[in-house]
Molecule: small-subunit ribosomal RNA
Organism: uncultured Alphaproteobacteria bacterium
RNA sequence: AGAGUUUGAUCCUGGCUCAGAACGAACGCUGGCGGUAUGCUUAAGACAUGCAAGUCGAACGAGAAAGUUCCUUCGGGAGCGAGUAAAGUGGCGAACGGGUGAGUAAUGCAUGGGAAUCUGCCCUUUAGUGGGGAACAAGCACUGGAAACGGUGUCUAAUACCCCAUAUUACCCAACUAAUAAAUCAGCUAUUUUAUGGCUAAUUUAUUAGUUGGGGAAAGGCUUAGUCUCUCGGGAUUAAGUCGCUAUUGGAUGAGCCUAUGUCGGAUUAGCUUGUUGGUGAGGUAAAGGCUCACCAAGGCGAUGAUCCGUAGCUGGUCUGAGAGGGUGAUCAGCCACACUGGGACUGCGACACGGCCCAGACUCCUACGGGAGGCAGCAGUGGGGAAUAUUGGACAAUGGACGAAAGUCUGAUCCAGCAAUACCGCGUGAACGAUGAAGGCCUUAGGGUUGUAAAGUUCUUUCAGUAGGGAAGAUAAUGACGGUACCUACAGAAGAAGCACCGGCUAACUCCGUGCCAGCAGCCGCGGUAAUACGGAGGGUGCUAGCGUUGUUCGGAAUUAUUGGGCGUAAAGCGUACGUAGGCUGUUUCGUAAGUCAGUUGUGAAAUCCCAGAGCUUAACUCUGGAACUGCAAUUGAAACUGCGAGACUAGAGUGUAAUUGGAGAUGGCAGAAUUUCUAGUGUAGGGGUGAAAUCCGUAGAUAUUAGAAGGAAUACCAGUGGUGAAGACGGCUAUCUUGGUUACAACUGACGCUAAGGUACGAAGGUGUGGGUAGCGAACGGGAUUAGAUACCCCGGUAGUCCACACAGUAAACGAUGAGUACUAAGUGUUCGGAUUUUAGAUCUGAGUGCUAAAGCUAACGCGUUAAGUACUCCGCCUGGGGAUUACGGUCGCAAGACUAAAACUCAAAGGAAUUGACGGGGACCCGCACAAGCGGUGGAACAUGUGGUUUAAUUCGAUGCUACGCGAAAAACCUUACCAGCUUUUGACAUCCCGAUUCCGAAGGGCAGAGAUGCCUUUCAUCAGUUCGGCUGGAUCGGAGACAGGUGUUGCAUGGCUGUUGUCAGCUCGUGCCGUGAGGUGUUAGGUUAAGUCCUUUAACGAGCGCAACCCUCAUUCUUAUUUGCCAUCAGGUAAUGCUGGGAACUAUAAGAAAACUGCCAGUGAUAAAUUGGAGGAAGGUGGGGACGACUUCAAGUCAUCAUGGCCCUUAUAAGCUGGGCUACACACAUGUUACAAUGGGAGUUACAAAAGGCAGCGAAGGAGCAAUCUCAAGCCAAUCCUUAAAAGCUCUCUCAGUUCAGAUUGCAGGCUGCAACUCGCCUGCAUGAAGUUGGAAUCGCUAGUAAUCGUGGAUCAGCACGCCACGGUGAAUACGUUCUCGGGUCUUGUACACACUGCCCGUCAAGCCAUGGAAGUUCUUUUUGCCCGAAUUAGGUGAGCUAACCCGCAAGGGAGGUAGCCUAACACGGUAGGGGGGAUGACUGGGGUUAAGUCGUAACAAGGUAACC
Repeated sequence: AGAGUUUGAUCCUGGCUCAGAACGAACGCUGGCGGUAUGCUUAAGACAUGCAAGUCGAACGAGAAAGUUCCUUCGGGAGCGAGUAAAGUGGCGAACGGGUGAGUAAUGCAUGGGAAUCUGCCCUUUAGUGGGGAACAAGCACUGGAAACGGUGUCUAAUACCCCAUAUUACCCAACUAAUAAAUCAGCUAUUUUAUGGCUAAUUUAUUAGUUGGGGAAAGGCUUAGUCUCUCGGGAUUAAGUCGCUAUUGGAUGAGCCUAUGUCGGAUUAGCUUGUUGGUGAGGUAAAGGCUCACCAAGGCGAUGAUCCGUAGCUGGUCUGAGAGGGUGAUCAGCCACACUGGGACUGCGACACGGCCCAGACUCCUACGGGAGGCAGCAGUGGGGAAUAUUGGACAAUGGACGAAAGUCUGAUCCAGCAAUACCGCGUGAACGAUGAAGGCCUUAGGGUUGUAAAGUUCUUUCAGUAGGGAAGAUAAUGACGGUACCUACAGAAGAAGCACCGGCUAACUCCGUGCCAGCAGCCGCGGUAAUACGGAGGGUGCUAGCGUUGUUCGGAAUUAUUGGGCGUAAAGCGUACGUAGGCUGUUUCGUAAGUCAGUUGUGAAAUCCCAGAGCUUAACUCUGGAACUGCAAUUGAAACUGCGAGACUAGAGUGUAAUUGGAGAUGGCAGAAUUUCUAGUGUAGGGGUGAAAUCCGUAGAUAUUAGAAGGAAUACCAGUGGUGAAGACGGCUAUCUUGGUUACAACUGACGCUAAGGUACGAAGGUGUGGGUAGCGAACGGGAUUAGAUACCCCGGUAGUCCACACAGUAAACGAUGAGUACUAAGUGUUCGGAUUUUAGAUCUGAGUGCUAAAGCUAACGCGUUAAGUACUCCGCCUGGGGAUUACGGUCGCAAGACUAAAACUCAAAGGAAUUGACGGGGACCCGCACAAGCGGUGGAACAUGUGGUUUAAUUCGAUGCUACGCGAAAAACCUUACCAGCUUUUGACAUCCCGAUUCCGAAGGGCAGAGAUGCCUUUCAUCAGUUCGGCUGGAUCGGAGACAGGUGUUGCAUGGCUGUUGUCAGCUCGUGCCGUGAGGUGUUAGGUUAAGUCCUUUAACGAGCGCAACCCUCAUUCUUAUUUGCCAUCAGGUAAUGCUGGGAACUAUAAGAAAACUGCCAGUGAUAAAUUGGAGGAAGGUGGGGACGACUUCAAGUCAUCAUGGCCCUUAUAAGCUGGGCUACACACAUGUUACAAUGGGAGUUACAAAAGGCAGCGAAGGAGCAAUCUCAAGCCAAUCCUUAAAAGCUCUCUCAGUUCAGAUUGCAGGCUGCAACUCGCCUGCAUGAAGUUGGAAUCGCUAGUAAUCGUGGAUCAGCACGCCACGGUGAAUACGUUCUCGGGUCUUGUACACACUGCCCGUCAAGCCAUGGAAGUUCUUUUUGCCCGAAUUAGGUGAGCUAACCCGCAAGGGAGGUAGCCUAACACGGUAGGGGGGAUGACUGGGGUUAAGUCGUAACAAGGUAACC
């Protein structure tokens, strides 16, 4: 620090995901040791048991027992125990310490400041501590109750309680005097009017000082020494000391109160408040204060977010982060709040009190049913909840706390131990050597590689753990829970100690096997459908390591909320427009001020933490010491540039004025002409209208057309223009009135008066609503006619709302420049509108305000923008944060309604999107080509037959090929064989190959017999008896037998493959190097203008070149020449025949087969750009590629073939292999494809008569002759071929048939034959005779062909024993037509659109049907919370009363009375509760609404191309 993921690829936008760190964690697997930390995050739910707050006899009275010793009259007594235990009065403590985070959004907390306060114990100052009195516990007696707990009577002490005294200087209160200060008012006076200063007097308040008066305190204990007294225990008293006590001064500590700032989310919470806000007075408090009360006033808070709702203890810190931030608030520390829930006070220095009290409530327990008891959110612990969190441990040794004079007691605070890998840190599980690279495992190309120096083995060490011995510090005199711990020493032995996750990319690490869209994986992208580095296992590897992974959460990455640090033309995003309030921002200049700002200083910012340095534990974690830091707040002293504030000035912004000017700017009225329609009248007659074509419709009751007139409504042709105006919506005949904006010139006036604008207000197309008018045309809805599979549409005929006017509402549009407003700055050029200036008067120059285009810099993801910015800056407002759900729901506001504005969530996806690129496609465009159409000729589709295919059938009908590019295809030959299929029979190292062992010397050839369908088995006859040799069955070969390695497979996968092939297509294309352009994919080149069959060539050109294709080179045909001359040829010469190159001979011709020539737009003319080229011509055998062939670029179709062959994997192995016989591949209702023959006279039949090319031939071609009607047979010449053989038909000539199912056609069938072959039944071909079917030129549709072509005629060959209508070749005869490119099909180039990229057989929308999911509404039901009125009114406090009760003080001799107090009662306030309603929220609910989602459901085809009616708002 980044990476993966949208696409065919690219750039951008944008989300999702990952790598990091962290945790009070949990879960899975595993687990050696130690140190240090940490450990109920959930039920503030409930709690058994034990412990957690007592202490003081030096405040006080009283005071056992057990036990033991002695005595005893045996009943008991005495001493010790013991002034002990236990209890009580009294004091102090219990308000600390410990726990928890429910509540609390401010009565809290953090930081800073403040004044009107209190403060036990502690320190300090001063003074004092005298006299008296009355009770009450305990105790005793009686008594109630189950208990808890009491009641009555009586006795008693105190540092308990009460009274009196004293307190001048200290404290409190009151009065008076004085001084000082301030305020108010009056008078005098100075300056300059307001105003200010000075002086004097009065009043009030405050402070200080003084005087007088009043008020209020106390407690004793102990020790020592002395004195007195006694019942000898003690008591009283004096002095000193000590601990107390009282009052008081100051402090320290702690606490209370006030205040400023900061402190979560929601506006789908906008108004809240009546003690409320303030005042006066009083009360109350320790203290200010509506804290409380009476009266008065009507305030106070709120868009800088009151109130309400939800959530939450706050902080130091902590986690993360570069930081700014974001998250969090466990452990430690500070503050707060709470203690079963709610209320309340008492005591006290301190509480409204966790282990106190009272009341109410819920719950639990005890009960004798009358009544009582309780509060673990203290430490352990229990059950419960939960994914989840420990021992009912030890000790007060240390640190601290309470009490005590002290000893000491108490202390679950604390210190320790136990449990837990929960976290952090440290250590170990051994070290060195060791190659035959052992064995085993795994892989393998079978060679080897790897595990791997790893092991074994040799040598060595002993940390940790173990055993034994020694043994601290923590303690400053005693005291050590930890603990015989830390640590040290000795001993033995490698001994006791390694796992987890991952290995497709991100992301370090790869192979085999199994599985076969199954099982499964997955953080994202995505793996798995038979060769899975992605599932499971194994081997190997990588990472971390006593841990490793997973899950969860937080921050980061994420600049994905953007202060640092983002955006808004098209990706999400500018309000429809303007005005304007608050707010924000604001020109030049001077002076002052000092709020912001900056600097210094001071206080504070607790400690701990973080950071730096050092120190202590062996190190580290951890701990300690010091420093820095704590970025903050406050105070104070300065500075004065900038901002603010105050005062003054200015004119460049803004406005006013004067003079011009401009406009479809607005409102209201009047007028005009053209057109449509309707009506009236005339002329006139059969149609009109409408459409792609029609029909509905109008018309003989007279339409349409035409003429004249009238009525009425709406809109204003031409001018008219990227021209004008307006803020926008919008505005268009002419004219009048009213209103208003802009601009220019001048530079007179004001003097910053400005910009923006949340809320707010106004305007705001079309459509819509209300009321009343109006209605010519147009025209939703609706009706009809068409179209269509349907047509609730597009087209046509009608037609109501509406469109128009007035008034009112509505308030939205793709209200768009998809671009908020304002100001300033930043190259040019060129149009245009309206002004102005100048001049040389030119359609010239300059200038202002608009409105367009091109373009520089710059910007932008690109497209594009570009002085009219989307550039450079500033100011203000609005808005955005993945797609869908959702321009939605609920709630609210507005509206008559329709609806508008505001505006979520659950759930779901990994994308959605922008711009541009390359393709492909278009019922887009332009150009071009092709037997593509057209023009022609002949066919197919109809018939019969042949062949192939589908289907069906079958034991089997083997398999493959399936749009073009399968279907007379693989198959250039299925009777057996072939043959792969079926039935039956048979073989198992095999029919075939290699190796080994044994045997034999074979083997082999020709037979025969038996069994059998045959394979095969058994028997047998004849012939024959391998080669070498070291003479050994020794070697080689062969055969037989045997065992196993293996053979074998037309079994599977053509979607694992090679090779070969088809097709695009003989179409003209496909690319590369370098350069250039672009962020990039890519582009350029290869486009453009011409031209060509051609990316063929030329020209132009940021391209220049090159490659594969095209063409040419190759073969063949056409012409000529040269050479050669047999088997071919024969002109000339000679010979010969009935005749024939028959013979000699010839080499002229033909032919044969070698070589060469020839054609190149070379020449001429026109056209063209002077080019390329093209048109015409000449010559030529041939002319523009001369005809034909071979030759097939980059690619496409996972095209075809595992059955030609080869081949990986998989499968079978007495069978999926091998052999044999028979059958099948030949089936047959039917459908298709390709052909053959025909339907006839351009013909059939009969007769007669010419002319080829090419090819083949010895298991062959087979002449001639003979036989047969013929197929064919017979005999047999010649020929291994330019020698011999197989060789024409149509055509021509003559006769006949005369338009018919025929003298056409020949299927089918019967009979008789022939040929091949072991074999012709299933199942061959041919011949003869007989039979004589369909068929009379073929619907929709469709195929081939452009010249020696189509058509037509025959010939040959391969395969082959035989079998050809197929296929491949060959020649004979030999046409017609092409205007042309509109249309069909296919292709090419350029361009355009695209939501396609598996690429239009694409993509994709909505309803319906089905499953699942979340959600809205809903009669209601239920729970919770809050609030209003009223009722009730516990405990408590305050007030009143108090005829009951009453020790201390007073009066009184006493009785008694008084003061004071109090039970009770009443009043006020108030918790819980009750009742009648209201508001908020949650859950649930028959039914219902839409939404989302789910490989292969239904119906259509709305969108993307002009998407077939352009789309969209």